[in-house]
Parts: sequence; structure tokens; C1' cells
RNA sequence: CGGAACAUAGCUCAAUGGCAGAGCACUCUGCAGAGAGAAGAUCCCGGUUCGAAUCCGGGUGUUCCGA
Repeated sequence: CGGAACAUAGCUCAAUGGCAGAGCACUCUGCAGAGAGAAGAUCCCGGUUCGAAUCCGGGUGUUCCGA
């Protein structure tokens, strides 16, 4: 320099263009196994659409491949 994949909660991951969920963690109960409860997120800027985490363009970051 060229190409590809990825970016969602404190962490690890889901999610046919149509209510953004789960586990762990947290709080409470319990000796424990376990039970109950609350809160919380779509990397950024635009576009398409009745409707975007999802499709399109640009940017940023990470990883991989090639030179």
C1' cells in the first nucleotide's frame, strides 16, 4: 500500500428489515444447592425505507491475508 472479516450491557455472546435478548456479574433471600428482583447497550457521520443493530456510502478502531 491492496484485500477480507469484525465492532451490541461491566464481561462473553445472540437477534428473517418489524417489542434489542441470554449467560456471567450486580441487589435481596438462603449454611449451601438454589430462588427472586432491578438496571443497563447497537463504534461515529450520512443515505435508502412506513420502519435500520441489520441494506448502501464514508470515517475510526481491532484482527487476519497478500505485496
Transfer RNA from Lacrimispora sp., 67 nucleotides, folded computationally.
Its mean pLDDT, the model's own confidence on a scale to 100, is 83.
It was read from a public genome assembly.
It matches the Rfam family "tRNA". From the family's description: Transfer RNA (tRNA) molecules are approximately 80 nucleotides in length. Rfam classes the family as a transfer RNA.